Context: one part of a larger RNA
């Protein structure tokens, strides 16, 4: 050198562990904002930096309730303070709330620069649209347009759900153009807790139904389709939920006032065990008890109904918001619908692709009758039926979950589970849209090694101490491999 045993180092894998995630129920809440938002800058502590609170009144101010002993957030100590004359803390109202942001007195390279006017300062106000309501006012008599002046309003942010205007491609037809993907996805407008729809010019078939929405069957049928790929109903019948009404009354709805007060946000009471045995520690082992409208769960040096927080059950509110419900009041629209209905042309949209194509919409050109009327009932005529269009309004059942609480889980357990248990949209990358990590764990308690040796006043390490353990020493639970050494043996 090489085997075999052992014993370290080095490394993170495994076990276990949760502070975080993931999916969902049932509630509630469905905005916020010119009274200045969302979202940042930059201050502020006795205080260097972050984080969280605040806002020059500045980890805070005031008042009312609560509560009852420690406090002065955190990383993280020290000084000084506060506090039963009731402090920290908690719930509600209220004050302050620099500067940038729609950002609104101008500019502006956001958190920075100049202004006007009123006011002795302190402050305070001046942006643009709309609409009202008023004062002026031209070319031009009279007006209109123009300017002023004041009220009210709006803008800007937001996770999904709504509704509406533009609307692809890929892709699938086993290539591809009609067709499909798909009226998706994406842009935009609008709103609201929800929206949209909605009280037949609606369907049926000679019977009859009676708004609209949602949902299950009809039914993958009927049909439609380069009759290919697909694409695809309604009647009707069974559920959810029910409400209907405006013009003259009257009901019902909306608004406003005033009552009303289910609850809603701090929160209180809350039963019942003791010895001993083994440990560092008892909740474990034994013995003998109790409580249970309470055996949910959590934490206590190991596994606890009976130690602690709660739990079951019972209870509280000042001011705040606040549902049904009750009374009085109020204010708008709307007078039965003409450039409409049809009908050409030319789209679109009805499951329907022009097709024998109704019905519904209209870009364009045209155009009725008017209840003795007129729509429809799948080309179209008749007869019959059945509605009555060109005005508006309407709860609930129907979607969604940014965000709040209570609750579950044959969901994850740190390469998972959010991208992010940890100061994460960081660090870092990138002109920039935009990409985007890694990184949890001493102990029951810091009792975190006083002193002392070695070394360089290191690093490291030996003792000594704490500790159940230090081979638990902060590169800290456990500690696999792979890799790198000692030591003994036996070969060369």
């Nucleotide at each position: 050198g090489g085997c075999a045993u052992u014993u370290g180092g080095u490394g993170a894998a495994u076990g276990c562990c949760u502070u975080g995630g993931c999916a969902a129920u049932c509630a509630g809440a469905g905005g916020c904002g010119a009274a200045g938002a969302a979202g940042g800058a930059c201050g502020u502590a006795a205080u260097a930096c972050a984080u969280u609170g605040c806002g020059a009144a500045a980890a805070g101010c005031u008042c009312a309730g609560g509560g009852g002993a420690g406090u002065u957030a955190u990383g993280a100590a020290u000084a000084g303070g506060c506090a039963u004359u009731g402090a920290u803390c908690c719930u509600g109202a209220g004050g302050u709330a620099u500067c940038c942001g729609a950002a609104u007195g101008g500019g502006g390279a956001a958190a920075c620069c100049c202004g006007g006017c009123c006011g002795u300062a302190a402050g305070g106000u001046c942006a643009u649209c709309a609409u009202u309501a008023u004062c002026u006012g031209a070319a031009a008599a009279g007006a209109u347009a123009g300017g002023g002046u004041a009220a009210u309003g709006a803008a800007g942010c937001g996770a999904a759900c709504u509704g509406a205007g533009c609307g692809a491609a890929c892709u699938g037809a086993a290539a591809c153009a009609u067709c499909u993907a798909a009226g998706u996805a994406g842009c935009u407008c609008a709103a609201g807790g929800a929206a949209a729809g909605g009280a037949a010019a609606u369907c049926a078939a000679c019977c009859g139904a009676g708004a609209c929405u949602c949902c299950g069957a009809a039914a993958g049928u009927a049909g439609u389709g380069g009759c290919g790929a697909g694409c695809g109903a309604a009647a009707u019948c069974g559920g959810a939920c029910c409400a209907g009404c405006c013009a003259a009354a009257a009901a019902a709805g909306a608004c406003a006032u005033a009552g009303g007060g289910c609850g809603c946000a701090a929160g209180a009471a809350g039963a019942a065990c003791a010895u001993u045995c083994u440990g560092g520690g008892a909740a474990g082992g034994a013995u003998g008890a109790c409580c249970a409208a309470a055996g949910a769960a959590g934490g206590u040096g190991a596994u606890a109904g009976u130690c602690c927080u709660g739990u079951a059950u019972u209870u509280a509110u000042a001011a705040g918001c606040a549902a049904a419900c009750u009374a009085u009041g109020u204010a708008a629209a709307a007078a039965c619908g003409a450039g409409u209905a049809g009908g050409g042309c030319g789209g679109a949209g009805c499951a329907c692709g022009a097709g024998a194509a109704a019905u519904u919409c209209u870009g364009u050109c045209u155009g009725a009758a008017g209840a003795u009327g007129g729509g429809u009932a799948g080309a179209c005529c008749a007869c019959u039926a059945u509605c009555c269009a060109a005005g508006g309004c309407u709860a609930a059942g129907u979607a969604c979950u940014a965000c709040u609480g209570a609750u579950u889980g044959a969901c994850c357990g740190a390469u998972a589970g959010u991208g992010a248990a940890c100061c994460a949209g960081u660090a870092c990358c990138g002109u920039g849209a935009g990409g985007g990590a890694a990184a949890g764990g001493u102990g029951a308690a810091a009792a975190g090694c006083a002193c002392c040796c070695c070394g360089a006043u290191a690093a490291g390490g030996g003792g000594a101490g704490u500790g159940a353990a230090a081979g638990a020493g902060a590169a800290c639970c456990u500690g696999a491999a792979a890799c790198c050494g000692g030591a003994u043996g036996c070969c060369u």
Large-subunit ribosomal RNA, domain I from a metagenome, 492 nucleotides, folded computationally. The coordinates come from a structure-prediction model, not an experiment, and the mean pLDDT is 84. RNAcentral holds the full RNA, with entries from SILVA. Rfam family: Bacterial large subunit ribosomal RNA.